The RNA shown here (transfer RNA) has 72 nucleotides and comes from a Flammeovirgaceae bacterium.
The source organism's lineage runs through Bacteria, Pseudomonadati, Bacteroidota, Cytophagia and Flammeovirgaceae.
RNAcentral holds the sequence, with entries from ENA.
Its mean pLDDT, the model's own confidence on a scale to 100, is 81.
It matches the Rfam family "tRNA". Its family is annotated with triplet codon-amino acid adaptor activity in the Gene Ontology. It is annotated as a transfer RNA.

RNA sequence: GGCAGUGUAGUUCAAUGGAUAGAAUGCGAGUCUCCGGAACUUGCGAUUCAGGUUCGAUUCCUGACACUGCUA
Numbered sequence: 001g002g003c004a005g006u007g008u009a010g011u012u013c014a015a016u017g018g019a020u021a022g023a024a025u026g027c028g029a030g031u032c033u034c035c036g037g038a039a040c041u042u043g044c045g046a047u048u049c050a051g052g053u054u055c056g057a058u059u060c061c062u063g064a065c066a067c068u069g070c071u072a
C1' cells in the first nucleotide's frame, strides 16, 4: 500500500428498519447487620464522527477516524 472485520453505559454483551436503546457487572443512596460482606429496594450512566436513503436508522449506503486480522 491492498483486502476483510469491529466500533453501543466505567467494563462485558443484547437490540438486523418502528415501543422509553435492554441485561449483567460497576458506582451512589437506602433496608438489614455490632461492623463489614452477602441479599433486597432504588438511582446514575451509552449508539465513534459527517453526510445520504427512508414516514422512521444502533441497524441500510458513502466517506473520515480508531482498533484488529490477512496479504504484499
Stems, first nucleotide, its partner, number of pairs: 001071007010025004018055001026044006048064005